[in-house]
RNA sequence: GGGGUCAUGGCGUAACCAGGUAGCGCGGCUGGCUCCAGACCAGCAUGUUAGAGUUCAAAUCUCUAUGACCCCA
Numbered sequence: 001g002g003g004g005u006c007a008u009g010g011c012g013u014a015a016c017c018a019g020g021u022a023g024c025g026c027g028g029c030u031g032g033c034u035c036c037a038g039a040c041c042a043g044c045a046u047g048u049u050a051g052a053g054u055u056c057a058a059a060u061c062u063c064u065a066u067g068a069c070c071c072c073a
Base pairs, nucleotide, nucleotide: 001072002071003070004069005068006067007066010026011025012024013023020056028044029043030042031041032040049065050064051063052062053061
């Protein structure tokens, strides 16, 4: 210098190909239950790496940038 893969709550992971309510597990908080705690039950909060474009609508498609890993030179 060229190419490929990846980036989603505090952690892990699905949805992406084929655009249409961001889901699941663990964790946190509140309440119930309990003498207390755990377990269990109910509820709540927290997320699409950044910018731009296309579209009625973008985590998803296009472009650029950033970061991680890998391959070639």

About this RNA: This is a predicted structure of a 73-nucleotide RNA (transfer RNA) from a Microcaldota archaeon. It matches the Rfam family "tRNA". The family's RNA type in Rfam is transfer RNA. NCBI's taxonomy places the organism under Archaea, Nanobdellati, Microcaldota. The sequence is in RNAcentral, with records from ENA.